[in-house]
Molecule: Bacterial RNase P class A
Organism: Anaerolineales bacterium
RNA sequence: CAGGUUGGCUGAAUGGUCGCGGCUCUGCUUGCCAGAGUCGAGGAAAGUCCGCACUCCAUAGAGCACUUUGCCGGGUAACUCCCGGGGCGGGGCAACCUGCCGGACCGGGCCACAGAGACAUACCGCCGGAUUCCGGUAAGGGUGAAAAGGUGGUGUAAGAGACCACCGGCGCCUGCAGCAAUGUGGGCGGCCAGGCAACCCCCAGAGGGAGCAAGGCCAAGCAGGGAUAUGAGGCUGCUCGUCCUCCAGCCCCAGCGAUGGGGAUGGUAUCCCGGGUAGGCUGCAUGAGCUGCACGGAGACGUGCAACCCAGAUAGAUGACCAUUCAAGCGGUUAACUCCGCUGGACAGAAUGCGGCUUAUAGGCCGACCUGUGGU
Numbered sequence: 001c002a003g004g005u006u007g008g009c010u011g012a013a014u015g016g017u018c019g020c021g022g023c024u025c026u027g028c029u030u031g032c033c034a035g036a037g038u039c040g041a042g043g044a045a046a047g048u049c050c051g052c053a054c055u056c057c058a059u060a061g062a063g064c065a066c067u068u069u070g071c072c073g074g075g076u077a078a079c080u081c082c083c084g085g086g087g088c089g090g091g092g093c094a095a096c097c098u099g100c101c102g103g104a105c106c107g108g109g110c111c112a113c114a115g116a117g118a119c120a121u122a123c124c125g126c127c128g129g130a131u132u133c134c135g136g137u138a139a140g141g142g143u144g145a146a147a148a149g150g151u152g153g154u155g156u157a158a159g160a161g162a163c164c165a166c167c168g169g170c171g172c173c174u175g176c177a178g179c180a181a182u183g184u185g186g187g188c189g190g191c192c193a194g195g196c197a198a199c200c201c202c203c204a205g206a207g208g209g210a211g212c213a214a215g216g217c218c219a220a221g222c223a224g225g226g227a228u229a230u231g232a233g234g235c236u237g238c239u240c241g242u243c244c245u246c247c248a249g250c251c252c253c254a255g256c257g258a259u260g261g262g263g264a265u266g267g268u269a270u271c272c273c274g275g276g277u278a279g280g281c282u283g284c285a286u287g288a289g290c291u292g293c294a295c296g297g298a299g300a301c302g303u304g305c306a307a308c309c310c311a312g313a314u315a316g317a318u319g320a321c322c323a324u325u326c327a328a329g330c331g332g333u334u335a336a337c338u339c340c341g342c343u344g345g346a347c348a349g350a351a352u353g354c355g356g357c358u359u360a361u362a363g364g365c366c367g368a369c370c371u372g373u374g375g376u
Stems, first nucleotide, its partner, number of pairs: 001372010012325007020040008028031001042347001046358002049356005054211004058242002061240004066207005071085005086101006102202002107200002109196003123141002125137005149167006168192002170189008215282004224273007231246004250263005289308001291306006326345001328343005
């Protein structure tokens, strides 16, 4: 210098004029008023995929159903998130990017087609007998994603872990290292035909439900009627337990009584028909808060100190115009991005809040690392 990988920041700036919303102050004619000051949309506000704070439901106590997580150790309020490790892979020369990870010896199920055969079989081949057949074989070939572990030998009619040596895998015992996942040695054992659990299933852990249109307060307004059930209701999956609330008691008949039948009224639950209201205030922003520094930690992050207050709308404010500058592109021009003109600055818009993940993103700046070339 060129190419690449990866992390971070920014994503227009300044001034003026006019116009909006919140808060504070002042004034007065107390109003949708006037004036002054100050603040006013993101890194993703998006997706609504997770977790939580907060609110309500009597209890969130037990069980079931259902859902969800799954290598180890840490972080965090918590998480399916983040950090650091382990194992099995894939891509790249490399930096780096990326997939998966409880159990297949609880049991069930599946592995299409091809192939003789996929929890089992003998097509071709080889050998023996004898001949269109019978027997032995699983070394060689073929089919397939996958076909009884590999090399060498013994042995055999021909073979075969049938046996042996070494290796590989698996199981058991054990030494060392590590908190651990695991790694690395030694010994014994012929145990040697799998794979799939994002198939059912089993194991360990987690989870009550609903959600700011949650919820609370005020104001206004009306018109109730019917059916069914019976003691009812209180979880927004079901059952149980505990607790609480309303109520149920009245009249008539039969009966010694228990009890049975009927009636009216009332409560509760569900459903049907019909009427009224849809207004205001609050929740509403000081937070698991941002930033800076120091210390601890490989790191995520933690602790301490300092300083700061950074939207709260409600049909929904946070804008429009002008001038100059800046980044980029195009055209002309120039010794020169020197000058002129034009276009024009990505993705995109708060609505209870926060921690993540995922997706979109023009241009500009900074750092680290890898490869190549050249120089020193």